[in-house]
């Protein structure tokens, strides 16, 4: 310099002025409502993300359920060790499979419990297979006196050839009629394994000619975990001309057989204070509880420093910050300065003038994951390769 790889990080800045939403103060004024309890001023302060998102895993909070203990169903999970409230996250190692390498992928328990499947081609797909093909030592047929020779009948044979994702170790010798681990080297395999390591796991050596094919993201077995329901959880407040309940007191006249009915009392509700309506035992007190209201609700598994333990995730200890809350939902806009990009113009290639834009996104009871989108740019590690001192 150039490819490449793996981590962190920013997410336009700064300033007026105007708006909105939450907290605190001061204010005691207005005002909504039956209440509960809101609203309105003025000051001051705080006011989206790294993903706030998809709601996919794990937890906290709330409520229901639930003697203890196993079992089965049924869903998750699966190397091994660790972090962690927990976890299907993370972080270290193993193992396998990509890379030259940094790296980086794995639904990574069990295929000698046991069933099932292996499509299409293909002779034969798991008790292997004789399509083509090789041989035909032995018998057998012919030929010949004999050696032999031909034939491919019986049989023999898995080397090659062909189908295939896969076809019963693989390369080279030896042997053989022609083959074959049928024998021998090396190389893969199997099965024991000093020894090393908490362990997954590696393993030097020794033994064996060799069997043991893939699916378990099919059933299935093994082994660990797992009560439902979610802030619309739930708690509390808390009207009457709706309804319950207890105490007291009190049930009136007329008509009418009753059912009503009129008319006086009683109560409430509007009022222009004249009355008009509603209702029918009336006071009080107790409880539930609908519209409604307040809480839940943000000082945390917080966040920033430094320090020490760890390879790391991560934890500790000392400081120091207070960092939005809410309900169908505030967080916006307008100006100006400056920073990018993007076009145009000029150009002395520095520069500088005009328009334009400046991503995905949008807390909703919290939090810790994963995974999903993101315009533009920053930093640091490592790895190959040129070149150069």
């Nucleotide at each position: 310099c150039c490819a490449g790889u793996c981590g962190g990080c920013c997410g336009g800045a700064c300033g007026a002025c105007c708006g909105c939403g939450g907290g605190c103060g001061c204010a005691a004024g207005c005002u909504g409502g039956a209440a509960a309890c809101g609203g309105c001023g003025c000051g001051u302060u705080c006011g989206a993300g790294g993903a706030a998102a998809g709601u996919c895993c794990g937890g906290g909070c709330u409520c229901c359920a639930c003697g203890c203990g196993g079992a089965u169903a049924c869903g998750g999970c699966g190397g091994c060790g660790g972090g962690u409230a927990a976890c299907g996250c993370c972080c270290g190692c193993c193992g396998a499979g990509g890379g030259u390498a940094a790296c980086u992928u794995c639904a990574g328990g069990g295929a000698u419990a046991g069933c099932g499947c292996c499509a299409c081609a293909g002779a034969g797909a798991a008790u292997a297979g004789a399509c083509c093909g090789c041989c035909g030592a032995u018998g057998g047929c012919g030929c010949g006196c004999a050696a032999g020779c031909g034939c491919a009948c019986a049989g023999g044979c898995a080397a090659g050839g062909c189908u295939g994702a896969a076809a019963c170790g693989g390369u080279g010798g030896g042997g053989u009629a022609a083959g074959a681990g049928c024998c021998c080297a090396c190389c893969g395999c199997c099965g024991c394994g000093a020894c090393c390591g908490u362990a997954a796991g590696g393993a030097a050596g020794c033994g064996g000619g060799c069997a043991c094919g893939g699916c378990a993201a099919g059933c299935c077995c093994c082994g660990c975990c797992g009560g439902g329901a979610g802030c619309a959880a739930g708690a509390c407040c808390g009207a009457a001309u709706a309804g319950g309940g207890a105490u007291g007191c009190g049930c009136g006249a007329g008509c009418g057989u009753a059912a009503g009915u009129u008319c006086a009392g009683g109560c409430c509700c509007g009022u222009c204070c004249g009355c008009g309506g509603g209702u029918u035992g009336c006071a009080u007190c107790c409880g539930g509880g609908u519209u409604g209201g307040u809480c839940g609700c943000g000082a945390g598994a917080a966040c920033c420093a430094u320090g020490c333990g760890g390879c790391g995730a991560c934890g500790c200890a000392u400081g120091g910050u207070c960092c939005a809350g809410a309900g169908g939902a505030a967080u916006g806009g307008u100006c100006g300065u400056c920073g990018c990009c993007u076009g145009a113009g000029c150009u002395a290639c520095g520069a500088u003038u005009c328009a334009g834009g400046c991503a995905c996104a949008g807390a909703a009871c919290c939090c810790g994951g994963c995974u999903u989108a993101c315009a533009g740019g920053c930093c640091g590690g490592c790895u190959g390769g040129c070149a150069u001192u």